Model confidence (mean pLDDT): 78 of 100. This is a predicted complex of two RNAs, RNase P RNA and transfer RNA, with 435 nucleotides together. It holds a member of the Rfam family "Bacterial RNase P class A". The family's RNA type in Rfam is ribozyme.

[in-house]
């Protein structure tokens, strides 16, 4: 220089005006008035896919059934997240991707094409024998998986003995599996050595099997207060209603569900400081963790958080006396009980570390 | 907020436990019948199975992720 892989930081900054919301003072004309002050969106507030705090369901007790995860170790409140390895597949490499238990526990599927699709399979072919011949070859029943054909996939690969051809039919090596030992690591597994039978195919984001977790429902949860209403029809209920269903425990001691019809559309809590952030040091390789100091400040209830304008920085295009001037740009979206992660949108800028190729010293 | 479900031809549903070319009505084109029109009758056309990845040989169909568009819910 070129080209690639892995990350971070940041989401424009002052200031004037002018506007909206909560709250808290304060005015009198007391009204969804005025006025004055403090606060006021994110990195993803989003999708609402996971996980937890918090609340009710009497406690949140075992078993099935259902759902979810699924190499090893370890973080963490807790995950399906994150870290580091190990194993596989991709790239020259940096580095990436994996839903990554089990197919010799059983069941099921493989369409078309082919001779044969899972206890293999004669369609060409080759091969000895019987027959028949116009001497080219044809028929007839067998043998046979070395070659051909089709297929996404054909039941180990190479060599060599053997044979009528042939075959793991036998022996060597290599692949790969099963069992034993032995070194190495917490563990996945790695690496050596021995023995064994010739070989066991694919798919569990098909049924299952093992293991490991798992009570529902969700702030419109739930608690107080205060205003108003009318009940009707079915169903199961002391042989049991009871917060996905079934069983047991158990708990209470009469209701309870469904539909349909009346009221009500208020207030006050839950309600924001929290598994909270940043800097140092210590301990981990790391993802976290421990500590010291220091820093924060929406909580509305149908939903405020926005606009002008100057200046500084930023990009872009245009002009040029070559560092000025003008002109446009500035994303993706926006609390709503709150954490943790995932994913998915994202204009521009800045900036680490790595590999690879090229040329020069 | 929260909680659930559906996306296939212009429109309205099939598509069963994955298998060759995705069907069906109604609708369009286009011909026959008829003087004509309608109805009937033939023929034909028309699909990125919302979108993007995966696992399989193989996907509308299983599985993740995303977009859209309904319905419950003091």
């Nucleotide at each position: 220089u070129g080209g690639g892989c892995c990350g971070g930081u940041g989401a424009g900054g002052c200031g004037a005006c002018c506007g909206c919301g909560u709250c808290g003072g304060g005015g009198c004309u007391u009204g969804a008035c005025c006025c004055c002050g403090c606060c006021g969106a994110g990195g993803a507030a989003c999708g609402u896919c996971c996980g937890g705090g918090c609340u009710c369901c009497a406690c949140a007790g075992g078993g099935g059934a259902g759902a979810a995860c699924g190499g090893u170790g370890g973080g963490u409140a807790a995950c399906g997240c994150c870290c580091a390895c190990c194993c596989g597949g991709g790239g020259c490499a940096a580095c990436c991707c994996g839903c990554g238990a089990g197919a010799a526990a059983g069941u099921g599927c493989a369409a078309c094409a082919g001779a044969g699709a899972g206890u293999a399979g004669a369609c060409c072919g080759c091969c000895a024998g019987g027959g028949c011949u116009u001497c080219g070859g044809c028929c007839c029943g067998g043998g046979u998986a070395a070659g051909g054909c089709u297929g996404a996939a054909a039941g180990g690969g190479u060599g060599a003995g053997g044979u009528a051809a042939g075959a793991g039919c036998u022996c060597a090596c290599c692949a790969g599996c099963g069992c034993c030992c032995g070194u190495g690591g917490u563990g996945a597994c790695a690496c050596g050595g021995g023995c064994g039978g010739c070989u066991a195919g694919g798919u569990a984001a098909a049924c299952c099997u093992c293991g490991u977790u798992u009570g529902g429902a969700g702030c419109a949860a739930g608690a107080c207060c205060g205003a108003a209403c009318a009940g009707a029809a079915g169903g199961c209920g002391a042989u049991g209603a009871c917060g996905c269903u079934c069983c047991c425990c158990g708990c209470u001691g009469a209701g309870u569900c469904u539909u349909c019809g009346g009221g009500u559309u208020g207030g006050u809590u839950g309600c924001u400081a929290g598994a909270g952030g940043g800097u140092g040091c210590c301990g981990g390789c790391a993802a976290c963790g421990g500590u010291a100091c220091c820093c924060c400040g929406a909580g509305a209830g149908a939903g405020a958080u926005g606009g002008u304008c100057g200046u500084c920085a930023c990009g872009a295009c245009g002009g040029c006396u070559c560092g000025c001037c003008g002109u446009c740009g500035c994303a993706c979206a926006g609390a709503a009980c709150c954490c943790g992660g995932c994913g998915u949108a994202u204009g521009a800028u800045c900036u680490g570390g790595c590999c690879c190729a090229u040329u020069c010293c | 907020g929260g909680c659930u479900g559906a996306g296939u031809a212009g429109c309205u549903c099939a598509g069963c436990u994955g298998g060759u070319u995705a069907g069906a009505g109604c609708g369009c084109a286009c011909g026959a019948c008829u003087c004509a029109u309608a109805a009937u009758c033939g023929u034909g056309a028309g699909g990125u199975c919302g979108c993007g990845g995966g696992a399989u040989c193989g996907a509308g169909u299983c599985c993740c992720g995303c977009c859209u568009c309904a319905g419950c819910u003091a």